[in-house]
Context: one part of a larger RNA
RNA sequence: UGACGGAAGGGCACCACCAGGAGUGGAGCCUGCGGCUUAAUUUGACUCAACACGGGGAAACUCACCAGGUCCAGACAUAGUAAGGAUUGACAGAUUGAUAGCUCUUUCUUGAUUCUAUGGGUGGUGGUGCAUGGCCGUUCUUAGUUGGUGGAGUGAUUUGUCUGGUUAAUUCCGUUAACGAACGAGACGCUUACCUGCUAAAUAGUCUAUGUAAUUUUGAUUGCAGGGGACUUCUUAGAGGGACUAUAGACGAUUAGUCUAUGGAAGCGAUGCGCAAUAACAGGUCUGUGAUGCCCUUAGAUGUUCUGGGCCGCACGCGCGCUACACUGAUAACAGCAGCAAGUAAUUCACCUUGGCCGGAAGGUCUGGGUAAUCUUGUGAAAUGUUAUCGUGCUGGGAUAGUCCUUUGCAAUUCUUGGACUUUAACGAGGAAUUCCUAGUAAGCGUGAGUCAUCAGCUCGCGUUGAUUACGUCCCUGCCCUUUGUACA
Numbered sequence: 001u002g003a004c005g006g007a008a009g010g011g012c013a014c015c016a017c018c019a020g021g022a023g024u025g026g027a028g029c030c031u032g033c034g035g036c037u038u039a040a041u042u043u044g045a046c047u048c049a050a051c052a053c054g055g056g057g058a059a060a061c062u063c064a065c066c067a068g069g070u071c072c073a074g075a076c077a078u079a080g081u082a083a084g085g086a087u088u089g090a091c092a093g094a095u096u097g098a099u100a101g102c103u104c105u106u107u108c109u110u111g112a113u114u115c116u117a118u119g120g121g122u123g124g125u126g127g128u129g130c131a132u133g134g135c136c137g138u139u140c141u142u143a144g145u146u147g148g149u150g151g152a153g154u155g156a157u158u159u160g161u162c163u164g165g166u167u168a169a170u171u172c173c174g175u176u177a178a179c180g181a182a183c184g185a186g187a188c189g190c191u192u193a194c195c196u197g198c199u200a201a202a203u204a205g206u207c208u209a210u211g212u213a214a215u216u217u218u219g220a221u222u223g224c225a226g227g228g229g230a231c232u233u234c235u236u237a238g239a240g241g242g243a244c245u246a247u248a249g250a251c252g253a254u255u256a257g258u259c260u261a262u263g264g265a266a267g268c269g270a271u272g273c274g275c276a277a278u279a280a281c282a283g284g285u286c287u288g289u290g291a292u293g294c295c296c297u298u299a300g301a302u303g304u305u306c307u308g309g310g311c312c313g314c315a316c317g318c319g320c321g322c323u324a325c326a327c328u329g330a331u332a333a334c335a336g337c338a339g340c341a342a343g344u345a346a347u348u349c350a351c352c353u354u355g356g357c358c359g360g361a362a363g364g365u366c367u368g369g370g371u372a373a374u375c376u377u378g379u380g381a382a383a384u385g386u387u388a389u390c391g392u393g394c395u396g397g398g399a400u401a402g403u404c405c406u407u408u409g410c411a412a413u414u415c416u417u418g419g420a421c422u423u424u425a426a427c428g429a430g431g432a433a434u435u436c437c438u439a440g441u442a443a444g445c446g447u448g449a450g451u452c453a454u455c456a457g458c459u460c461g462c463g464u465u466g467a468u469u470a471c472g473u474c475c476c477u478g479c480c481c482u483u484u485g486u487a488c489a
Base pairs, nucleotide, nucleotide: 001489002488003486004485005484007483008482009481010480011479012478013477016473017472020437021436022435023434024433027323028322029321031319032318033317034316035314036313043054044053065309066308067307068306069305071303076119077118078117079116080115086113089108090107092105093104094103123297124296126295127294128293132291134285135284136283137281138280139279144183145182146181148179149178150159151158152157162174164173165172188274189273190272192270194241195240198238199237200236201235204232205231206230207229208228210225211224212223213222214221215220244267246262247261248260249259250258251257325430329390330389331388332387333386334385335384342376343375351370352369353368355366356365357364358363396427401422402421403420404419405418443465444464445463446462447461448460449459450458
């Protein structure tokens, strides 16, 4: 100087508690991990910091695993064989999962490309992440880290970097043997809110004139049409503006700042993200890479490709989830409202799909629009609302099975998915434990994208409905600082 303390004192955090909400843990199912089993059930990762993680939803491919079969894509050098032929390919029959001349029989074909041996390469999802790079994660979401000059000390070191107040903050005020600085924090970038001010719009609209249709009671209202007219409030997106604790009061060293009110679209870190120091870990990744050392293997291959299987296997244990246990509900009909987004020739791979018709449905078929603010699409979403039925009964719940139809794909058996009928299991709110969370948040609800030929109970976004309870504390769990003690490095 650190580390540790079942030492003391401050401060902080819903990965802590308190007050609560939703739960998970119990059931069924989905999925990951272990175990067991297996030819193989490929493998990494195991407290936070492994376990719906490897963007890991694997029918083939993927693929690394298992049972088998081909091929050389063995550069180059040296030596050999060798044009009287180094070698290559092949029908049929046998053989084989196979119409692999793989091998054998039989012969034809080819013409220096190869073949044999040695050296040496190449390939490898082979090993080593405890040899590495890079990237990521974590310590660690907190406020921490460092040197120059000066001071103290023989020196390691220390002061600066602090008694106090304040802040989310080593943020400031102030104190002051320190002074003046750097990184981090902040600032910054993106985003969401405001602008009747600017620039505009036949890919966005509004108003108006004309024609026309319907309802009309003289007024008028609602549609439709045309490259009539005007405008930019709504929509879109460029340039700008706007907030700085502004004004007032209270508290306070009358400092830093905190609290309340007013105005304001917005009031204190304005919202939510991003970026993110120093020092580390023998954290993860050689299975992201034509990044990579060394080792292994290299033709009966650990290379590569083809066929089939496996990764899905089930006495069991654990984790993330989905669906429920109902009446705030189920069923049926009707009504009515979003926001992110995405979309077809590349190399061969045909994307989003309106409308008509057929079909109970899933789906099929014929046309049409769209390389997109133009078409799909106002994505007329779901929860929700209204009406009706049901009436507390495993009613609810939908697992598990049987049959039939359909779609994707070369292929659906170990059921890809979807639909119909039948079947109708556990589950009557979940023990000990334990997770997440403070506002447009939790929770409910759907929706888009990623993966994707097909397949979401996953992930990442998006909107819709929208609470209760704190607005605190250091009791538990941890973190930071100061003082102190102890042995250890």
Molecule: small-subunit ribosomal RNA, 3' major domain
Organism: uncultured Chytridiomycota